Context: one part of a larger RNA
RNA sequence: GGCGCACGGUGAAUGCCUUGGCACUGGAAGCCGAUGAAGGACGCGACUAACCGCGAAAGUCUUCGGGGAGCCGUAAGUAGGCUUUGAUCCGGAGGUCUCCGAAUGGGGGAACCCAGCAUGUGCAGACAUGCUAUCCUUAAGUGAAUACAUAGCUUAAGGAAGGAACACGCAGCGAACUGAAACAUCUAAGUAGCUGCAGGAAGAGAAAGAAAUAUCGAUUUCCCAAGUAGCGGCGAGCGAACAGGAAAGAGCCCAAACCGGCAGAUUUAUCUGCCGGGGUUGUAGGACUGAGACAUGGCACUUCAGAGGAUAGCAGAAGCGUUUGGGAAAACGCGCCAGAGAGGGUGAGAGCCCCGUAAGCGAAAUCCAAAGAAGGCCUAUCAGUAUCCUGAGUAGGGCGGGACACGUGAAAUCCCGCUUGAAUCCGCGAGGACCAUCUCGCAAGGCUAAAUACUAACCAGUGACCGAUAGUGAACCAGUACCGUGAGGGAAAGGUGAAAAGAACCCCGGGAGGGGAGUGAAAGAGAACCUGAAACCGUGUGCCU
Numbered sequence: 001g002g003c004g005c006a007c008g009g010u011g012a013a014u015g016c017c018u019u020g021g022c023a024c025u026g027g028a029a030g031c032c033g034a035u036g037a038a039g040g041a042c043g044c045g046a047c048u049a050a051c052c053g054c055g056a057a058a059g060u061c062u063u064c065g066g067g068g069a070g071c072c073g074u075a076a077g078u079a080g081g082c083u084u085u086g087a088u089c090c091g092g093a094g095g096u097c098u099c100c101g102a103a104u105g106g107g108g109g110a111a112c113c114c115a116g117c118a119u120g121u122g123c124a125g126a127c128a129u130g131c132u133a134u135c136c137u138u139a140a141g142u143g144a145a146u147a148c149a150u151a152g153c154u155u156a157a158g159g160a161a162g163g164a165a166c167a168c169g170c171a172g173c174g175a176a177c178u179g180a181a182a183c184a185u186c187u188a189a190g191u192a193g194c195u196g197c198a199g200g201a202a203g204a205g206a207a208a209g210a211a212a213u214a215u216c217g218a219u220u221u222c223c224c225a226a227g228u229a230g231c232g233g234c235g236a237g238c239g240a241a242c243a244g245g246a247a248a249g250a251g252c253c254c255a256a257a258c259c260g261g262c263a264g265a266u267u268u269a270u271c272u273g274c275c276g277g278g279g280u281u282g283u284a285g286g287a288c289u290g291a292g293a294c295a296u297g298g299c300a301c302u303u304c305a306g307a308g309g310a311u312a313g314c315a316g317a318a319g320c321g322u323u324u325g326g327g328a329a330a331a332c333g334c335g336c337c338a339g340a341g342a343g344g345g346u347g348a349g350a351g352c353c354c355c356g357u358a359a360g361c362g363a364a365a366u367c368c369a370a371a372g373a374a375g376g377c378c379u380a381u382c383a384g385u386a387u388c389c390u391g392a393g394u395a396g397g398g399c400g401g402g403a404c405a406c407g408u409g410a411a412a413u414c415c416c417g418c419u420u421g422a423a424u425c426c427g428c429g430a431g432g433a434c435c436a437u438c439u440c441g442c443a444a445g446g447c448u449a450a451a452u453a454c455u456a457a458c459c460a461g462u463g464a465c466c467g468a469u470a471g472u473g474a475a476c477c478a479g480u481a482c483c484g485u486g487a488g489g490g491a492a493a494g495g496u497g498a499a500a501a502g503a504a505c506c507c508c509g510g511g512a513g514g515g516g517a518g519u520g521a522a523a524g525a526g527a528a529c530c531u532g533a534a535a536c537c538g539u540g541u542g543c544c545u
Stems, first nucleotide, its partner, number of pairs: 001544009015530001016495002020466002022463006029455002031163002039100003042055003046078002050074002052059001061094006070082003105114003115132007134160009168199001169197005179186001183233001209216002220247004230238002251447003254391001258277009282425001284390004288384004297378003301375004308368004313361002319334005335352002337341001343355003396420008406432001427442005482489002502529001505516004
């Protein structure tokens, strides 16, 4: 030195555990903000660095309920207090709420600097309170060039702003990689991204529809039709609709004709504007004229109402003995409850020890809210058909684009830009060029619940999901430490024990550390703490060299 064996050190794997995650289900909820949000800065404790809580009324104040013996958070300490005259704690409603932040008196390098006006107090220095941003709308006052006026200015009242859940919605703008085995039309994709705006959903929506000789009867969503019909350098690819089956179910209001009122203008007979009535459709309807009814039903509106629910809680059955053990919930023996044998805890594995669980009960206050009530609103029919009305720079055309599954195609339909430009119920549109017949519908105004989408936060629960290199980046004071000028990037790190009983005292040592003693079932569980593999490093010994 090598190979073994034995015993150690180091090291952290493994096993077991789980306070944390992940994915879902059901319910409920879906907004906060100038009455100052979201998010922060700085403070507040006897001692206080952090977290948490709170705001100069600062570890809290008031009140109404709950609760019933301890309490002064994490946090173990010392001191000092509070509490059955009901504290701490839990819930409802209030109070206070520095400074920054939309930040709004002006400024500003956020958490700072500097004002003006009014009122009040004070002899005064000064102090206290309130107001003073911008834009929009409305109203009033004032008022130029410029006579009336208008612009402008001032004041008052009301409103807006900003945030979020990287979700869902609608709209505007809108890529590229990629695929086509290259690439240009095409695809990716109207995706990603940016922006605006909104709601608890949004959007759509009561046929100028879909169909096909039969009909259906707003919209939305799902299944199917169907990878069909089609589109397509007919490449890559893209890709419907009708019918059928389900969920849900709801229909309405204006404009106009006509009538009335008010105001204005004028060519004095009308016109225009506003308000009220009227009226709302395709088998055309309405106005208008004539007859005739006052009843029935409905509501998505307003104000009430308050079954029930939410936000604290209450109560809740039934087991003992022996043995082993540090410890009984284990074993054995004999019992009991069960509308409760879900689950968790307790010194090992507990229906009957504790918390709970089943069935049941409960609210002064605030919130949600069904049935219901009152008010309000809507709602009848017949006949006549001379006249009037029924959404115009609209529909349509041309040119250029876009959307439609549809790439210009035979290209209907819808939308936009430029340019043209009708008809008026004997009317107009559509049925995939176009024409005829036939059929269906009535554009150029508006509103509309439900079925649908999503989940930051709340409650209850579930898992052939993870178990600390996993599962969130984060089980632990993590978006922290740290890195970066910045945008941004971004960790590592869990486990003594049933209980601190966390090792008094003695010895060596400056200490660290160790040896005794003591605790404990165990200290080879001693805080560098469960288990404690391997690499790696030793000590002793056998053999070989």